Predicted 3D model of an 87-nucleotide RNA (SAH (S-adenosyl-L-homocysteine) riboswitch aptamer) from Dokdonella immobilis. The coordinates come from a structure-prediction model, not an experiment, and the mean pLDDT is 79.

[in-house]
């Protein structure tokens, strides 16, 4: 850095469904197996999946050490909240 979980990015209802994801389907592995892999893109469900810091185990890669800052964004509607300003 990758890989999982966890918390922070104020929230709540409703829709639409890309990718992953369940189920199903078709091929092929395998004696089976709710086993595996691939293809499919039918149903189902699906709008924190993205960034910041935290923890792990593993792999990877890396000189080290102090100090400051704390943030930038997340499809449509509508709703609350909190902040500023005008009236």
């Nucleotide at each position: 850095g990758c890989u999982g979980c966890c918390g922070a990015g104020g929230g709540g209802c409703g829709c639409u469904g890309c990718a992953g994801g369940u189920c199903a389907g078709u091929u092929c592995c395998g004696c089976g197996a709710c086993g595996g892999a691939a293809c499919c893109g039918g149903a189902c469900a699906c709008a924190g999946g993205c960034u910041c810091g935290g923890c792990a185990c593993g792999c990877g890669a890396u000189u080290c050490c102090c100090g400051u800052a704390g943030a930038a964004c997340g499809g449509c509607g509508c709703c609350c909240g909190c902040c500023c300003c005008a009236a």

Record summary:
Rfam family: SAH (S-adenosyl-L-homocysteine) riboswitch aptamer. The family has 52 seed sequences and 1,354 matches in Rfam 15.1. The RNAcentral record of the sequence draws on Rfam.